[in-house]
RNA sequence: UGAGUAAACCGGGUGAUCGCGUAUUGUAAAAUAUGAGGAAAGUCCGAGCUUCACAGAGCAACAAUGCCAGUUAACGGCUGGUGGAGGCGACUCCAAGGCUAGUGCAACAGAGAGAUACCGCCAUCCUUCGGGGUGGUAAGGGUGGAAAGGUGAGGUAAGAGCUCACCAGUGUGCAGGCAACUGUACAGCUAUGUAAACCCCAUUGGAAGCAAGACCAAGUUGAGAUACUAAAAGCCGGUUGCUCGUCGGUUUCUCGUUGGUAGGUCGCAUGAGCCGCGCGGUGACGCACGGCCUAGAUAGAUGAUCAUCUAAGACAGAACUCGGCUUACAGGUUUACUCGUUUA
RNA sequence: CGGGAUGUGGCGCAGCUUGGUCAGCGCGCGUGCCUUGGGAGCACGAGGCCGGGGGUUCAAAUCCCCCCAUCCCGACCA
Numbered sequence: 001u002g003a004g005u006a007a008a009c010c011g012g013g014u015g016a017u018c019g020c021g022u023a024u025u026g027u028a029a030a031a032u033a034u035g036a037g038g039a040a041a042g043u044c045c046g047a048g049c050u051u052c053a054c055a056g057a058g059c060a061a062c063a064a065u066g067c068c069a070g071u072u073a074a075c076g077g078c079u080g081g082u083g084g085a086g087g088c089g090a091c092u093c094c095a096a097g098g099c100u101a102g103u104g105c106a107a108c109a110g111a112g113a114g115a116u117a118c119c120g121c122c123a124u125c126c127u128u129c130g131g132g133g134u135g136g137u138a139a140g141g142g143u144g145g146a147a148a149g150g151u152g153a154g155g156u157a158a159g160a161g162c163u164c165a166c167c168a169g170u171g172u173g174c175a176g177g178c179a180a181c182u183g184u185a186c187a188g189c190u191a192u193g194u195a196a197a198c199c200c201c202a203u204u205g206g207a208a209g210c211a212a213g214a215c216c217a218a219g220u221u222g223a224g225a226u227a228c229u230a231a232a233a234g235c236c237g238g239u240u241g242c243u244c245g246u247c248g249g250u251u252u253c254u255c256g257u258u259g260g261u262a263g264g265u266c267g268c269a270u271g272a273g274c275c276g277c278g279c280g281g282u283g284a285c286g287c288a289c290g291g292c293c294u295a296g297a298u299a300g301a302u303g304a305u306c307a308u309c310u311a312a313g314a315c316a317g318a319a320c321u322c323g324g325c326u327u328a329c330a331g332g333u334u335u336a337c338u339c340g341u342u343u344a
Numbered sequence: 345c346g347g348g349a350u351g352u353g354g355c356g357c358a359g360c361u362u363g364g365u366c367a368g369c370g371c372g373c374g375u376g377c378c379u380u381g382g383g384a385g386c387a388c389g390a391g392g393c394c395g396g397g398g399g400u401u402c403a404a405a406u407c408c409c410c411c412c413a414u415c416c417c418g419a420c421c422a
Base pairs, nucleotide, nucleotide: 001340002339003338004337005336006335007334008333009332010331012309013308014307015306016305017304018303020035021034022033023032024031025030037315041326042325044324045323046322047321048320049209050208051207052206053246054245056244057243058242059241060240062205063204064203065202066201067081068080069079070078071077082096083094084093085092086091097200098199102198103197104194105193106192118141119140120137121136122135123134124133125132126131149167150166151165152164153163154162168190169189170187171186172185173184174183175182176181213266214265215264216263222255223254224253225252234250235249236248237247258422259421260420261419273292274291275290276289278287279286280285345418346417347416348415349414350413351412354371355370356369357368364402373389374388375387376386377385395411396410397409398408399407
């Protein structure tokens, strides 16, 4: 200096004027403080919280996940490793259990698609000498995405793991590793693909969602079902079904072209919180100490103009809250590393 | 804000559960015939890469993932 790889971050600052939401102070006027994001988005996962009596057990169904170890409140996330694929490399990507449990499918083409003889090769028999019959053969041709482990040599009538060497896989033993797995020796043991096909195995999962739900206020009509009014029994109560257990209730539920209200308070901002520093760990992360309080609307605030900074320009706007994933994003900064080229 | 469904010629729909010989049906459109002319009828034909992108597979409208668009439902009390 060129090309690249990985990670982290910024994504407007300052001043003036006007304006909006919330909180505090104030009788009031007003004053002071504070006011969007890395994704607030998609709603794809995991939780908190709330209601359904419990969040209990078993079976079935359904759904999700799927190499190993760890991390976490939890996860399908993350970290590290294993194996595979790509790249000269830094490094990146992978829904990666089981087709040796069973079943299904593989269109067209092709003789044959899970076990096969069309052409060819070989042996033998017949022959009108053109060829035909029988048997062997997967080495060669052809078809296909895929054709019976691959290459070479020996061997054979021709061939064939039939035999041998190397390679790929499988199984067994030994060694290493927590494990996935790796290395090595032996055994001729070798039937393709598809499970993002049904399925099998293992693990996990109760449902609904802040329009959940709790309280207050205002206000007005029907229809139907099912019970109970001593206890027991029975019945009802789980938003996939059945069974069992415990508990509770015995007046609740359903429907409507019904009636009323379109009000208030809470839920709702101290939380698996943020920042700094130290220690442990390869890392995700954990532990200890110190400091901080940082939007809360309900027709919905967070804006506009001017000046200046060389220029102000992306995606985009909180609505119960967190941890992830995914998607969108003008321009810019920093760090580490790789492969080249040039100069010293 | 929460929950759910759909997307296939110009329009309305099949086909997705069992992936292939699969893109089809009706209306509409074009040309021709028939008719004095029009309509109706008859015959022939054009028009799609299945909302977009990626993956699994030999092969995807169909199976899986991510986006986009459209539509529907949900207030409280009695």
This is a predicted complex of two RNAs, RNase P RNA and transfer RNA, with 422 nucleotides together.
Model confidence (mean pLDDT): 79 of 100.
Rfam match: Bacterial RNase P class A.